[in-house]
C1' cells in the first nucleotide's frame, strides 16, 4: 500500500428571526377555585422512537392440589427481574488465516419414508466360484472285466456379497494377507460401540483393552427433560353534568286509568326532597427508572458491587417545525499547485488549494424496561489476519 475479519462510536455544529408542547414564576382580565391573554426562566425524539417477534415490571380478572390436552424451548457452564437474549467453552461444518455459521436431546420404544432398484432390517437382477455332495460325458491308469481311481467339461444341490447397476442412503472405510470365489475371516491404520485409567465443574478430550459393527431421516409422527392461568394503559382508579330511567320518604288529592263488572284490596298517573348506577366531560395512572454519566473494585467476558454526580419529552387530534447567515461533510466541473514517467509536452494520481453548481439518509415517542429482527446518505476509532513492496 492492497484485500479482508471482529469490536465500538457518530448520525451535522454555532448563531439570528418567527412559531409549537410541558413545568415553574410574574402581571392583567374576573371574586376564590378555574379559565384566558402577555412577559420571564427552563426542558423538548431515536439508534433504530419502526416491526410488535420474544421476555419482564405494572394493572385488573380468575385461582384448593395434581394430571391430561395445547403451546414453546432443547450441547455445557455462567449472566440476568426474565428470556427463545447475552458471554465463555465443547462439538460439527466453512475459510490459507483473522474469523464465521449451527432447531446441536433421543434412531436396539413404536409407526412412517415418494421414485428408482432384486433388495431400504431383510434381499440376490447382472455377476464371481465349483473346494465339499449328486448326475452325465470323456481322457488316462488299474482290473478278478462286475467295476474302481485320477483329471477335465457341463448340469444340479449349493456357496459369496468383492465388482456392476439403482438410489440421498445398500449394513463400517483403505490396504495387505487369506480363499474355490469371497467375507472383520485374520492383521495394520482410521471411524463407531462397550469397558477401564487420566484431565476437566461440565459439554467433552486423551491413553489402553475388547468383541469386531447393530443403516439414514425426529426443520415426519413420536419419546424424554424443562417452562407456560387469562387479558392488556382503550389495563385500571377517582370526580361527575344535561336529558331519560331506577329506589326511598313526604305532601296533595280521594280524582283519573286499570286488574271483565260491583264491594274489598292492589298497581299506575301529580309534586317536592334525598340516594345510588351509567354516559358526555375531566383528573389520576404518566414518567425517578432493573435510569444516565464518571471513578474505584471483582470477573477472561456477559455482568455485578460501592462511591460521587445529574434530572433528561409526557402530547391526547396528538408539540419537537420553518427560514436566513457562517463553518464542516459528500459529489461533479474548471483552474492552479504537488507527485510519478519524461528533455519537454501529452498522460496518470486514493493528493492539496480555490471558484461555481448540486446534495445530505432511514425514519418520528404515546405505560415503562431488557432483547431480537428489519431500514439507514455519509463518516470516525481500536485490535487482528493474508499478500506485495521498501529499509
Nucleotide at each position: 500500500c492492497c484485500a479482508g475479519g471482529c469490536c465500538g462510536c457518530c448520525g451535522g455544529g454555532c448563531g439570528g428571526u418567527c412559531g409549537c408542547g410541558g413545568u415553574c414564576u410574574u402581571c392583567g382580565g374576573u371574586u376564590c377555585a378555574u379559565c384566558c391573554g402577555g412577559g420571564g426562566a427552563u426542558c423538548g425524539a431515536g439508534g433504530a422512537a419502526a416491526g410488535u417477534c420474544c421476555g419482564g415490571g405494572c394493572u385488573c380478572c380468575a385461582c384448593g392440589g395434581g394430571a391430561c390436552a395445547g403451546g414453546g424451548c432443547g450441547c455445557u457452564g455462567g449472566g440476568u427481574a426474565a428470556c427463545u437474549c447475552c458471554c465463555a467453552g465443547g462439538c460439527a461444518g466453512g475459510g490459507c488465516a483473522a474469523c464465521c455459521u449451527g432447531a446441536c436431546g433421543g434412531a436396539a420404544a413404536g409407526c412412517g419414508c415418494a421414485c428408482a432398484g432384486a433388495a431400504a432390517c431383510a434381499u440376490a437382477c447382472c455377476g464371481c466360484c465349483u473346494a465339499c455332495c449328486c448326475g452325465u460325458u470323456c481322457u488316462c491308469g488299474c482290473u478278478u472285466c462286475g467295476g474302481c481311481g485320477c483329471a477335465a467339461a457341463c448340469g444340479g444341490c449349493g456357496g459369496c456379497a468383492a465388482g456392476g447397476g439403482u438410489g440421498a442412503g445398500a449394513u463400517g472405510g483403505u490396504g495387505c494377507g487369506g480363499u474355490a470365489a469371497g467375507a472383520g475371516c485374520g492383521c495394520a491404520c482410521c471411524a463407531g460401540c462397550g469397558g477401564u485409567c487420566g484431565g476437566g465443574u461440565g459439554a467433552c478430550c486423551g491413553g489402553c483393552c475388547g468383541g469386531c459393527u447393530g443403516a439414514g431421516c425426529a426443520a415426519g409422527c413420536c419419546c424424554c427433560g424443562c417452562c407456560c392461568g387469562g387479558a392488556g394503559c382503550a389495563a385500571g382508579a377517582c370526580c361527575a353534568a344535561a336529558u331519560a330511567g331506577g329506589g326511598a320518604g313526604g305532601c296533595a288529592a280521594u280524582g283519573g286509568c286499570u286488574c271483565g263488572u260491583c264491594c274489598c284490596g292492589g298497581g299506575c298517573c301529580g309534586u317536592c326532597u334525598c340516594c345510588g348506577g351509567g354516559u358526555a366531560g375531566g383528573u389520576c395512572g404518566c414518567u425517578c427508572g432493573a435510569g444516565g454519566c464518571g471513578g474505584c473494585g471483582g470477573g477472561c467476558a456477559a455482568c455485578c458491587g460501592c462511591c460521587g454526580u445529574c434530572c433528561c419529552a409526557g402530547a391526547u387530534g396528538g408539540a419537537u417545525g420553518a427560514u436566513c447567515g457562517c463553518c464542516g461533510c459528500c459529489c461533479g466541473a474548471u483552474g492552479c499547485c504537488c507527485g510519478g514517467c519524461g528533455c519537454a509536452a501529452c498522460c496518470c494520481g486514493u493528493g492539496g488549494c480555490a471558484u461555481c453548481g448540486g446534495g445530505a439518509a432511514c425514519a418520528g415517542a404515546a405505560c415503562c424496561c431488557g432483547g431480537c429482527u428489519u431500514a439507514c446518505a455519509g463518516g470516525c476509532g481500536g485490535c487482528c489476519u493474508g499478500g506485495c513492496c521498501u529499509u
A computed fold for a 391-nucleotide RNA from a Chloroflexota bacterium, annotated as Bacterial RNase P class A. It matches the Rfam family "Bacterial RNase P class A". Rfam links the family to the GO terms ribonuclease P activity, tRNA processing and dimeric ribonuclease P complex. Rfam classes the family as a ribozyme. Rfam's curators write: Ribonuclease P (RNase P) is a ubiquitous endoribonuclease, found in archaea, bacteria and eukarya as well as chloroplasts and mitochondria. Lineage of the source: Bacteria > Bacillati > Chloroflexota. A source record names the gene rnpB.